Description: The RNA shown here (transfer RNA) has 73 nucleotides and comes from an Oscillospiraceae bacterium.
[in-house]
RNA sequence: GGCGGGUUCGUCUAAUGGUCAGGACAAGAGGCUUUCAAUCUCUAAAUGUAGGGUUCAACUCCCACAUCCGUCA
Numbered sequence: 001g002g003c004g005g006g007u008u009c010g011u012c013u014a015a016u017g018g019u020c021a022g023g024a025c026a027a028g029a030g031g032c033u034u035u036c037a038a039u040c041u042c043u044a045a046a047u048g049u050a051g052g053g054u055u056c057a058a059c060u061c062c063c064a065c066a067u068c069c070g071u072c073a
Base pairs, nucleotide, nucleotide: 001072002071003070004069005068006067007066010025011024012023013022018056027043028042029041030040031039048065049064051063052062053061
């Protein structure tokens, strides 16, 4: 340099182009308990880019860039 794949809450991971982007763990608050643990309830938190395009509507499709992995040379 060419080709292929990936990038989503703190971490891991879902999401036919269509409601408020869901879940687990972690965190915070509360209940229960004499206390702790366990358990239950609740809360906050994310789509790589101050990108472009298609569309009534984009995490999703197309393009560019960044970055990571694999592969070929």
Rfam family: tRNA. About the family: Transfer RNA (tRNA) molecules are approximately 80 nucleotides in length. Rfam classes the family as a transfer RNA. Its mean pLDDT, the model's own confidence on a scale to 100, is 80.